[in-house]
């Protein structure tokens, strides 16, 4: 790579180099010589994981109590798992537009054709596909 999970309408730019493309992908509709992308520096947001720290539930193992004699119950401590919560900021990620918007399929209005459907153009509408981070498995 390929598979699996979650997330994805919040957030947060400055400087140096470069010197014409950027926004994945097609379409649109945008950024960009008042300087793209790439790099390099420094600040920032954010909280996926990883640490700590609490709160709840399930639970091996040990203990304690009852009754039974079949397959056991009740309680208590608890390594560990799960689910929220706060704190941090080590591993990543991000810093123009919702993933910038659509692309397939619904649903809901509008118009226009026509016969039991089409076609188009709208919505912070619902889903999927893509895709991106991340975390897990290989």
């Nucleotide at each position: 790579a390929c598979c699996u999970c979650a997330u994805c309408c919040a957030g947060a730019g400055g400087g140096g180099u470069g010197g014409a493309g950027g926004g994945a992908u097609c379409g649109g509709c945008c950024c960009u010589g008042c300087g793209a992308a790439g790099c390099c520096c420094c600040g920032g947001c954010a909280a996926c994981c990883a640490c700590c720290g609490u709160g709840c539930g399930c639970c091996a193992a040990c203990c304690u109590c009852a009754g039974a004699c079949g397959g056991c119950g009740a309680g208590g401590c608890g390594a560990g798992c799960g689910c929220g919560c706060g704190a941090c900021a080590g591993g990543u990620g991000c810093c123009a537009a919702g993933u910038c918007c659509g692309g397939c399929c619904c649903g809901c209005g509008g118009u226009c054709a026509a016969g039991g459907u089409g076609a188009u153009c709208g919505c912070a509408g619902g889903g999927a596909a893509a895709g991106a981070u991340g975390g897990g498995a290989g």